[in-house]
RNA sequence: UUGUUAUCAAGAAAGGCUGAGGGAAUAGACCCGAUGACGCCUUAGCAACCCUUUACACUUAAAGAAGGUGCUACAUUCUACUGCAAAUGCAGGUAGAUAACUA
Numbered sequence: 001u002u003g004u005u006a007u008c009a010a011g012a013a014a015g016g017c018u019g020a021g022g023g024a025a026u027a028g029a030c031c032c033g034a035u036g037a038c039g040c041c042u043u044a045g046c047a048a049c050c051c052u053u054u055a056c057a058c059u060u061a062a063a064g065a066a067g068g069u070g071c072u073a074c075a076u077u078c079u080a081c082u083g084c085a086a087a088u089g090c091a092g093g094u095a096g097a098u099a100a101c102u103a
Stems, first nucleotide, its partner, number of pairs: 001103001003101006013043005021032003026080004044072003049068002051064005076095001081092004
């Protein structure tokens, strides 16, 4: 990188380094940012996909957090495509992210 499945309105920040853009890509909107964003490192934390234990018996429930990931502004920041409805909203889709497996 390919494919499959599941989830994506909950939750959780301090310090150090750096120095101008950043919130995936395109367009629009809205935001963050020299009172230092983004990124990197350390520590801490959140969650519970893999995992551990117990019960049950095929898959589920409860508890846990040592380990592998992930995450810790804004709904995946919102919209874009389709259907219903017509301010707006609802459902789905595309794209993306994460996990486990896979070629």